[in-house]
RNA sequence: ACUCCGGUUGAUCCUGCCGGACCUGACUGCUAUCAGAGUGAGACUAAGCCAUGCGAGUCGCACAUCCCAAGCCAUGCUGGGGUGUGGCGGACGGCUCAGUAACACGUAGUCAACCUAUCCUAGGGAUGUGGAUAACCCCGGGAAACUGGGAUUAAACCACAAUAGGUCAAGAUUUCUGGAAGGAGUCUUGACCGAAAGAAAUAGAUUGGCAUGCUCAAUCUAUUUGCCCUAGGGUGGGACUGCGGCCGAUCAGGUAGUUGGUGGUGUAAUGGACCACCAAGCCUAUAACCGGUACGGGCUCUGAGAGGAGUAGCCCGGAGAUGGACACUGAGAUAAGGGUCCAGGCCCUAUGGGGCGCAGCAGGCGCGAAACCUCCGCAAUGCGCGAAAGCGUGACGGGGUUACUCUGAGUGUCACCCGCUAAGGGUGACUUUUCCUAGGUGUAAAAAGCCUAGGGAAUAAGGGGAGGGCAAGUCUGGUGUCAGCCGCCGCGGUAAUACCAGCUCCCCGAGUGGUCAGGACGAUUAUUUGGCCUAAAGCAUCCGUAGCCGUCCUGGUAGGUCUCCUGUUAAAUCCAAUGGCCCAACCAUUGGACUGCAGGAGAUACCGCUAGGAUAGGAGGCGGGAGAGGCUGACGGUACUCCAUGGGUAGGGGUAAAAUCCUAUAAUCCAUGGAAGACCACCAGUGGCGAAGGCGGUCAGCCAGAACGCGCUCGACGGUGAGGGAUGAAAGCUGGGGGAGCGAACCGGAUUAGAUACCCGGGUAGUCCCAGCCGUAAACGAUGCAGGCUAGGUGCUGGAAUGGCUACGGGCUAUUCCAGUGCCGCAGGGAAGCCAUUAAGCCUGCCGCCUGGGGAGUACGGCCGCAAGGCUGAAACUUAAAGGAAUUGGCGGGGGAGCACCACAAGGGGUGAAGCCUGCGGUUUAAUUGGAGUCAACGCCGGGAACCUUACCAGGGGAGACAGCAGGAUGAAGGUCAAGCUAAAGACUUUACCAGACGAGCUGAGAGGAGGUGCAUGGCCGUCGCCAGCUCGUGCCGUGAGGUGUCCUGUUAAGUCAGGCAACGAGCGAGACCCUCGCUCUUAGUUGCCUGCAUAGCAGGCUAACUAGGAGGACUGCCGUCGCUAAGACGGAGGAAGGUGAGGGCUACGGCAGGUCAGUAUGCCCCGAAACCCCUGGGCCACACGCGGGCUGCAAUGGUAGGGACAAUGGGUUCCGAACCCGAAAGGGGGAGGUAAUCCCCAAACCCUACCUCAGUUGUGAUUGAGGGUUGCAACCCACCCUCAUGAAUCUGGAAUCCCUAGUAAUCGCGCGUCACCAUCGCGCGGUGAAUACGUCCCUGCUCCUUGCACACACCGCCCGUCGCUUCACCCGAAUUGGGUCUAGGUGAGGUAACCUCAAGUUGGGGUUAUCGAAUCUAGGCUCAGUGAGGGGGGAGAAGUCGUAACAAGGUGGCCGUACGGGAACGUGCGGCCG
Repeated sequence: ACUCCGGUUGAUCCUGCCGGACCUGACUGCUAUCAGAGUGAGACUAAGCCAUGCGAGUCGCACAUCCCAAGCCAUGCUGGGGUGUGGCGGACGGCUCAGUAACACGUAGUCAACCUAUCCUAGGGAUGUGGAUAACCCCGGGAAACUGGGAUUAAACCACAAUAGGUCAAGAUUUCUGGAAGGAGUCUUGACCGAAAGAAAUAGAUUGGCAUGCUCAAUCUAUUUGCCCUAGGGUGGGACUGCGGCCGAUCAGGUAGUUGGUGGUGUAAUGGACCACCAAGCCUAUAACCGGUACGGGCUCUGAGAGGAGUAGCCCGGAGAUGGACACUGAGAUAAGGGUCCAGGCCCUAUGGGGCGCAGCAGGCGCGAAACCUCCGCAAUGCGCGAAAGCGUGACGGGGUUACUCUGAGUGUCACCCGCUAAGGGUGACUUUUCCUAGGUGUAAAAAGCCUAGGGAAUAAGGGGAGGGCAAGUCUGGUGUCAGCCGCCGCGGUAAUACCAGCUCCCCGAGUGGUCAGGACGAUUAUUUGGCCUAAAGCAUCCGUAGCCGUCCUGGUAGGUCUCCUGUUAAAUCCAAUGGCCCAACCAUUGGACUGCAGGAGAUACCGCUAGGAUAGGAGGCGGGAGAGGCUGACGGUACUCCAUGGGUAGGGGUAAAAUCCUAUAAUCCAUGGAAGACCACCAGUGGCGAAGGCGGUCAGCCAGAACGCGCUCGACGGUGAGGGAUGAAAGCUGGGGGAGCGAACCGGAUUAGAUACCCGGGUAGUCCCAGCCGUAAACGAUGCAGGCUAGGUGCUGGAAUGGCUACGGGCUAUUCCAGUGCCGCAGGGAAGCCAUUAAGCCUGCCGCCUGGGGAGUACGGCCGCAAGGCUGAAACUUAAAGGAAUUGGCGGGGGAGCACCACAAGGGGUGAAGCCUGCGGUUUAAUUGGAGUCAACGCCGGGAACCUUACCAGGGGAGACAGCAGGAUGAAGGUCAAGCUAAAGACUUUACCAGACGAGCUGAGAGGAGGUGCAUGGCCGUCGCCAGCUCGUGCCGUGAGGUGUCCUGUUAAGUCAGGCAACGAGCGAGACCCUCGCUCUUAGUUGCCUGCAUAGCAGGCUAACUAGGAGGACUGCCGUCGCUAAGACGGAGGAAGGUGAGGGCUACGGCAGGUCAGUAUGCCCCGAAACCCCUGGGCCACACGCGGGCUGCAAUGGUAGGGACAAUGGGUUCCGAACCCGAAAGGGGGAGGUAAUCCCCAAACCCUACCUCAGUUGUGAUUGAGGGUUGCAACCCACCCUCAUGAAUCUGGAAUCCCUAGUAAUCGCGCGUCACCAUCGCGCGGUGAAUACGUCCCUGCUCCUUGCACACACCGCCCGUCGCUUCACCCGAAUUGGGUCUAGGUGAGGUAACCUCAAGUUGGGGUUAUCGAAUCUAGGCUCAGUGAGGGGGGAGAAGUCGUAACAAGGUGGCCGUACGGGAACGUGCGGCCG
């Protein structure tokens, strides 16, 4: 000091990255009232180029000369300016950051190897002689710049001589400093070099001069300032050294002045700095050399800190001045506003020749995302010169511009009213910071500020956001996967809290957002502080060099370490306190800090060093045993194949099934013999050995290692191990052998849509041996090596000790210990799975490796290899995840258990063929309205549509509540005769009449909509489901999702029940319950039943039946067997009924975006005079065709004719309709009775008799014709019925498929619904009435348990690769262009040194040699960048092509290495792994 949040999933926990929130810098959008402070403001890109002005002068107290003013006949002899000589300064100040990885910088030191003008202190000195020259003047050249010649002259200018002095050498020295003399001093001798300005001013004094002018000269004294020498100091520099601070090893070797020596040169001074000679060294893994980048530091930003990043502006140091080189002057330069030269650029020119250098201040162009005025002043501070006054100063001080930063202030306050208690508005009052005006002060001049007076709420608010993260809307309109937004997740496909706007709200506020960059967040680089079994990550294994680490005891030392002291760590910065600007920012003072370095003093536990000792680590020795340890040689065994001989005959072989193949030249098979190569069954074992790879017949030889035991020897000899070395399965390569079997490639046969595969038949490399390469594997325990510590239990192997037994064997056996190898398990650890003395626990040492996924183990470079290839190993670009473990589901061409006639089996009957009916598709049509589509659409929408229905088509007509506008008593709307139009119609048009107030022409807005959306909905329904499941409370387990319960065993129709169990209970389902049917009893009898009378009906009765109320009955209750003594199962008895008695109703939590907006309801959208409403007609009924469901049949178990019998459910007043009459029938007439146990509607199959006699028939009854009937406004499209006639297909239905387990199937009719009429439909009813299981999980499915998963939109899932298209970055690339650097050679400006020569009045001219050497040319090497035909792979891109490789046993288990092959994923061989 301590804050996280969003994003991988259906959910969870991790790993991990991406993003958000914070601070800072630059630019930028919108907006903006004022003031203060700052070291802000062309640093980033172009150390690119610059017009113009300014930026370094000064000194008359050094000198010459010229000019001006003033003064002067002596009381005066002064002031100013120009030019030049001379002195000092132009080496500072100012700017910039190109170069530089270096003693450049920082820090601490050294110089016994040095210099220092001006300044200070001290001492000494200044003697003589001589000379030149500028300005001015004269004469020239030139366009200019400038320059030549002549004459004169001064000095603090120059030269010579002297002295002082200095340098060197030799000798002496009892001198001094010092850690140390090579230093300094003194003396003697010698050689060489070799100072000066007595100048100036002032004051005073003396002498001389002064009008043809003068403003002076000389001497002396004092003072001041100068000059020369020496010594010391100070200041400023120069040189050297230790230590420190960037990246790259895909830079590993570099170096010839290189390393050293001797002697020289050079310098202020050391030194290969340079030269000659000699030697062969020197640097480097503690990173030389090379490449890239970069001025370094104080400091700045960020951070808790450690750190990370930056370092333009301020300060210190360095470097540079267009690029490069060079010297001169000077104390100092290799000189930004000095010189010379080359290069490149620009300018002037009379073309002959000249000039320039803003990385100084302003300013301009260019570059760019990016940065100010050609301002004022020397008043302050400082610097240069001067004795001073002063002069100069784009240093500096000020102002101007700029939201660049920091700081401060304000944009009003109060009361009342309106308003929703809101937003906001109105009225009144108050104040004047700020603002405006005026005066003073302030300033170099201004401004601000301050003081005073006046005016007036006046002059002043925006930016971003509102889905989550993240504070603030599920408000309105627009848009409709479009336009757009979005850091990330993600919004947008017609109800957008996410886009564009409005309103409202939130945050900050003179600012607020965006982009880029840095830090933090990040313990995602981990020293503090991470990891490596499975997430990324342990080298294939061992040996070993450097390095790092290292047992016990004693002595010494004091390098590390610790303590204290001293010096230093510039200032600014930072922290604290105090103070100054009104406060603050800012500034000042004082103190601290600056974690560093150096020196000194001390401590000695630990580390190091050193000396000595010890034995627990390690090594050696000895002992008897164990072992597929290695190498070499010899021997053996079975099988396969081949050959020979004999026997034997027609097939063999192979597969899911086949075929290719072998076989009549005799196979396969049997027997005997032989040959050859490979291999080594049983023993054999989660056994052994080895470092790993790996090692298996027997015997022998040689070699090596480990364990145990002894404690005999050495005495820390050890651990690890970067580089390095050795070994290293399989495949592969080279050479030589060998080759039986197997077997990549290859050839056939199958399979298949295809089959470059899986299966089958062959078969080459190879597999084997020798010699040599390769160096990789899922080389795995996916777990580096070594040491110590931390509960146990139980096996196996080897050894030892002790005991027992003994057949005395190398025997058996028990316990303990050591070593090894397995399993289980506590603590502990872990995300979990799991690990757990063989650690993945707790510690220590050393090494290797990791840092999101992809690109990629790729490219380039290097090393190795014969090759294949191996080792090392990136980036651009792309992406929000990729991943681990576990959970719940779902799924599996995984496993187990149970169950179901919408499963099978055993059976019965159908469908599928025919005709017809009906629904659907398709087609057609003006329309053939629409919906439903596996089960779970298709006789379904109760959907049997003539009109209606009706939604469709054609045609015609009607209709706007309400409001506004236009119109309207000069007559709106409405009604009507006639005519026209028409299918028809005052609907419309024409004409005319009636009537009297509204009005559809426009804009809104409605009514209505079977218009859209069932993916916006309610409700209802279907289906999973004839299933047996679905959950909850508490507890427990788990970090958590979640689990447990609900599991296991038995049982059941059942999660039904019983027993067990960290569960105990409970709920919804199942069951129970309700209804119907079946038995009995009881009660009750009308309309029922019976009897009698007798027909308006009455009387009596309730036994059976019937009806409908109640009650009983069935519960595995009883017996036996089985089972656990249970639940229960099986059998039996009794019973009307037996194990749910039969049938139904009800039918869980939920899923299916299942169906329905066309039944109704309903959101939104749409239409609105049409998509609304009405009418007429048509259509929904079409018809080459396909499908579903039915009906009728194909006949004799039948048909036809005649006769005869027996139901139940139901329905009935716009209704059922009797008897009776008519008709051949349909039907008509009729009207009793019935509002119903009262009346009406009511059977057929069946039985009896007769005929038919197996045929397209006396089966069937489609189609068509004729006649009739009924309903209805209407029967043509398009109804039903009757009669007659007609008499189609059809003779039992392929593949396939449906229903059904008993009063069921099958078959027979009846009723009702719909309904005016119309059933082959639907819902019910009864009649007749079987066959076959009493099982199973094979098919289809369902439930449970378990397993795998890369699925979760859940297998109709996911997903791989080629090819095709678009696009992006990259690699290779013949060649080509440019830059940098190095080497060699050439040309060579210029400089330096020496010499020669010419001229001599000097500076000098010319040349030679040597050397340095810019620039440039040629050749070559290295490197960087650009272009590049073409080639290559990679990334990305909603709906392209081919396949299906992977995930489930993924349909041939997958993966790794390697080899070959193939459109592609891939296939196959060999060895390995289990993930």
Molecule: small-subunit ribosomal RNA
Organism: Nitrososphaeria archaeon